[in-house]
RNA sequence: CUCUUAUUAAGAGUGGUGGAGGGAAGUGCCCUAUGAAACCCGGCAACCAUCAUAGUUCCAUAUGAUAAGGUGCCAAAUCACGCAAAGUAUUGUUUACUUUGAAAGAUAAGAG
Numbered sequence: 001c002u003c004u005u006a007u008u009a010a011g012a013g014u015g016g017u018g019g020a021g022g023g024a025a026g027u028g029c030c031c032u033a034u035g036a037a038a039c040c041c042g043g044c045a046a047c048c049a050u051c052a053u054a055g056u057u058c059c060a061u062a063u064g065a066u067a068a069g070g071u072g073c074c075a076a077a078u079c080a081c082g083c084a085a086a087g088u089a090u091u092g093u094u095u096a097c098u099u100u101g102a103a104a105g106a107u108a109a110g111a112g
Base pairs, nucleotide, nucleotide: 001112002111003110004109005108006107007106008105013041015040016039017038021031022030023029026081027080028079042074043073044072047070048069049066050065051064052063053062054061078104083101084100085099086098087097088096089095
């Protein structure tokens, strides 16, 4: 980097350093000197992990617990939208809204 599977409306700081950017990209809309990014500390969660129970030759699997280890995360639904379908209102063409699905992204585990 590519592919597969799962998740993606919950949760997490009145801390220290730092000193102007940040929210993936486009369009919007936001956050930010009442202090951005980044680093440290702290925290959240439970994908991997560990343990217990059921099951069992073993494995797979299910449920529960734990948080020492590998990751991840800590404004706003993944901040919203873009593509498709259906519906509602208005309407000659259109526009707005709602719902569902997809796409793209993110994270984990596995494979190449």
This is a predicted structure of a 112-nucleotide RNA (SAM riboswitch aptamer (S box leader)) from Ureibacillus terrenus.
Lineage of the source: Bacteria > Bacillati > Bacillota > Caryophanales > Ureibacillus.
The sequence was found by an Rfam model in a public genome assembly.